């Protein structure tokens, strides 16, 4: 001087389902997370919080009221996916490679 991994601080993106029951709410299933409050007749939106994730980008959304499989049930699990979107900045100390000077 490039690169790659970890950590920090700031800012930022995202989701919150299934099923039973006496339905205020409670137990199960998966998961990193499925929460609290508050408006709305409802469809939904608004706020915080944990959690995940930030281009190295499968966090998340499209496609999808998709296909297979498999469950009490559901993105449960595989496919789709070498798909098409999709949010950054500083610092800290490591490790790998180049390149330039110096000494042998």
């Nucleotide at each position: 001087u490039u690169c790659c991994a970890c950590c920090a601080c700031u800012a930022g993106g995202g989701g919150u389902g299934c099923a039973c029951c006496a339905u205020g709410g409670g137990u199960g299933c998966u998961g990193a997370g499925a929460a609290a409050g508050g408006c709305g007749c409802g469809a939904g939106c608004c706020u915080u919080a944990a959690c995940c994730c930030u281009u190295u980008g499968a966090a998340c959304u499209u496609g999808a009221c998709c296909u297979g499989g498999g469950u009490a049930a559901u993105g449960c699990c595989a496919g789709c996916g070498a798909a098409a979107g999709g949010a950054a900045g500083u610092g800290g100390g490591g490790g790998a490679a180049g390149g330039u000077u110096g000494a042998u």
Predicted 3D model of a 104-nucleotide RNA (TPP riboswitch aptamer (THI element)) from Polycladomyces abyssicola. Its mean pLDDT, the model's own confidence on a scale to 100, is 76. The model forms 100% of the base pairs in the Rfam consensus.